[in-house]
RNA sequence: UGAAUACGUUAGGGGUCCUGGCGGGUGGUUCCGCCGGGUGAGAGAAACCCUUGGAACCUGAUGCGGAUAAUGCCGACGCAGGGAAGCGUAGUGCAUCCGAC
Numbered sequence: 001u002g003a004a005u006a007c008g009u010u011a012g013g014g015g016u017c018c019u020g021g022c023g024g025g026u027g028g029u030u031c032c033g034c035c036g037g038g039u040g041a042g043a044g045a046a047a048c049c050c051u052u053g054g055a056a057c058c059u060g061a062u063g064c065g066g067a068u069a070a071u072g073c074c075g076a077c078g079c080a081g082g083g084a085a086g087c088g089u090a091g092u093g094c095a096u097c098c099g100a101c
Base pairs, nucleotide, nucleotide: 001095002094005090006089007088008087009086010085011051012050013049014048016045017038018037019036020035021034022033023032024031025030057082058081059080064075065074066073
C1' cells in the first nucleotide's frame, strides 16, 4: 500500500405461496376480512433478503422426479437465459512494494 471480512451510510433490486375454521360478497367457480396450521430470513412488514466476487428474485415452467392434508415443500433443471452499487470507518492474520540491519 492492497484486500478478504465486519459495521455504517446513501441509493437500488425482490417475493409474498399452501391450508382449516368463522364472517362477508358472488348465480357459481371463486374473491375479501379475521383467527389458526405448513415451509421459509421474509407469506404486506417503515420488516426481511439481495445488489455484478450477483441462486435475492424472474424466465424456462400450467414442465420433470420425490414427498405431502396441500403447495413455487424438497430435488434436479443450473459452469441455462436474465437480474439491482457507490461511499465511509475498522481491518489480527494474509499478500505486494520500499528501506535498514